Annotation:
The RNA shown here (SAM riboswitch aptamer (S box leader)) has 106 nucleotides and comes from a Flavobacteriales bacterium. Model confidence (mean pLDDT): 81 of 100.
């Protein structure tokens, strides 16, 4: 890097450095941000994929130790397709695509 599978309305922030952007992508919306963005560091926390324990269909439990991940907003919303409400330039259900994380394979 590619592929496969699983998951996504839950949860969890303080300090330091820094100094203007950020929310993946997009000529959209909306939002965060000098009451300090990104990035990096420290500490803390959340979760429970791997892990561990008990059972073994699966389910329940743990977080002491370890591998990751995460700590504004639904993956912030939308974008493409189907259907519904019934005409609203709107709203809603489902699916897809893309992306994220984990585990595995090459």
């Nucleotide at each position: 890097a590619a592929c496969u599978u699983a998951u996504g309305a839950a949860g969890a922030a303080a300090g330091g450095u820094g100094g203007a952007g950020g929310g993946a992508u997009u000529a959209g919306g909306c939002c965060c941000u000098u009451u300090g963005a990104a990035a990096c560091c420290u500490u803390g926390g959340c979760a429970a994929c791997c892990u561990c324990c008990g059972u073994u269909u699966u389910c329940g439990g743990a977080a002491u130790a370890g591998g990751u991940g995460c700590c504004a907003a639904a993956u912030c919303c939308a974008a493409u397709c189907u259907g519904c409400u019934c005409u609203a330039u709107a709203g809603c259900c489902g699916a897809a695509a893309a992306g994220a994380u984990a585990a595995g394979u090459u």